Predicted 3D model of a 346-nucleotide part of an RNA (large-subunit ribosomal RNA, domain IV) from a soil metagenome. It matches the Rfam family "Bacterial large subunit ribosomal RNA". Gene Ontology terms of the family: ribosome and structural constituent of ribosome. Model confidence (mean pLDDT): 87 of 100.
Context: one part of a larger RNA
RNA sequence: CACUCGCUCAGGAACUAGGCAAAUUAGCACCGUAACUUCGGGAGAAGGUGUGCCCCGCUAGGGUUCAUAGCCCGAGGGGGCCGCAGUGAAAGGCGCUCUGCGACUGUUUAACAAAAACACAGGUCUCUGCAAAGUCGAAAACGACGUAUAGGGGCUGACGCCUGCCCGGUGCCGGAAGGUUAAAGGGAGAGGUCAUGGGGAGCAAUCCCCGGCAGCUUUGAACUGAAGCCCCGGUGAACGGCGGCCGUAACUAUAACGGUCCUAAGGUAGCGAAAUUCCUUGUCGGGCAAGUUCCGACCUGCACGAAUGGCGUAACGACAGAGCGACUGUCUUGGCGAGUGACUCA
Numbered sequence: 001c002a003c004u005c006g007c008u009c010a011g012g013a014a015c016u017a018g019g020c021a022a023a024u025u026a027g028c029a030c031c032g033u034a035a036c037u038u039c040g041g042g043a044g045a046a047g048g049u050g051u052g053c054c055c056c057g058c059u060a061g062g063g064u065u066c067a068u069a070g071c072c073c074g075a076g077g078g079g080g081c082c083g084c085a086g087u088g089a090a091a092g093g094c095g096c097u098c099u100g101c102g103a104c105u106g107u108u109u110a111a112c113a114a115a116a117a118c119a120c121a122g123g124u125c126u127c128u129g130c131a132a133a134g135u136c137g138a139a140a141a142c143g144a145c146g147u148a149u150a151g152g153g154g155c156u157g158a159c160g161c162c163u164g165c166c167c168g169g170u171g172c173c174g175g176a177a178g179g180u181u182a183a184a185g186g187g188a189g190a191g192g193u194c195a196u197g198g199g200g201a202g203c204a205a206u207c208c209c210c211g212g213c214a215g216c217u218u219u220g221a222a223c224u225g226a227a228g229c230c231c232c233g234g235u236g237a238a239c240g241g242c243g244g245c246c247g248u249a250a251c252u253a254u255a256a257c258g259g260u261c262c263u264a265a266g267g268u269a270g271c272g273a274a275a276u277u278c279c280u281u282g283u284c285g286g287g288c289a290a291g292u293u294c295c296g297a298c299c300u301g302c303a304c305g306a307a308u309g310g311c312g313u314a315a316c317g318a319c320a321g322a323g324c325g326a327c328u329g330u331c332u333u334g335g336c337g338a339g340u341g342a343c344u345c346a
Stems, first nucleotide, its partner, number of pairs: 001341008010332002014330001019327001027051005036041001038158001052081005061073004082086001094325007101317002106118002122156007134142002159312004164242003169239002171235005178230003184224002189219005197210005243261005270304001271301001282298005
C1' cells in the first nucleotide's frame, strides 16, 4: 500500500448523478394505530411499554384419562436478587409522505437490460353450422372424441366514469343493371406446300414461270364467355383523419357574436410545460437560508385526447422521481486495531 473486517471525539448526507455502501430497525407479549378504501384492506401502519433469575408454586385454568391416580402445559398476581446492559451471544422488518407508470400474483433478453416491456382475468370486433374455420410436406393428425355458453384470429388490458365527429382515400361486407375482361368455344377469312393443268427453253433427260383441287400446315376477325376491376351502397373497439384568415362589447384586455376560404369531417368529454412543452430554469403558489429536480395550479397543447383507448383509482412493485424522520466513517478528515497478501530472510 491492497483486500476483508472491528472501533472512533465533535458534527450528521455537508458525500454523491443518486444515502451507492454502511449503520439504524429487528424475536415474543401487551397497549395503541391516520388518510384513503374495491370494506377485504391499508396493519407488523405509525408510536409506545415489558422481557433475566429466585420464592409464594403442584397459582387460576387447560390437556391426557374411567379417574376427584399420576404426568404434562400454563396466563395473571404477590414478594425478592444481581448487573452498565435480561429476545444480555447468534439468527432475526428501518419507518413515513407526495407523484409517475403498470391494476394485481406471474413472465423475459441462459452469460451487461427484470422494466412503465410480455402475460393476465375482463372488454370488444371478426371468422367458423361441423367433413367447421384454422394449423399442416402428401397421407395421417391437431382443432376435438369439442359443436356458437364452442373453437380460431385481431385489438384493448382489473375495477369505476366513459369512449365524440368523419365512409372522401384504403381495407372489409353486400349488390348486381351497365362498361371492361382470361382460358375455352367459334371460325369469316389470309398465308405456305401441292396432284392434274397452262405457258416457255431444250434433240432429250430436265429446267424455269403461271394457276391451283384434296390433304397437311401457319395464322385468324365477328360472336359466346366467370371472378376481378370500374360502378352502387354499408362499415371506425376496420387502416386511418379530426382547419385557416379577418373583424367585433361604453377603460384596457378578451371575444359569447359576425364575415370569408377550404374540407370527408374540422378534436367532443376528460387531461394538459405531461415518460408528451421546442422557446423553458414558462408564470404563480408550496417546500429550502438558497430548489434546471419535486408537488399544486394556470393553458400560449412547437407536437394530449378517447379500446395504436381517455381520465381516475384502493391494493400491489428488488420499477422511476421528490421530500421527512431515524441512523450512520458517504463526508468534514482523518485516526486506531485485526487477519490475509505485499516486503525481507530461509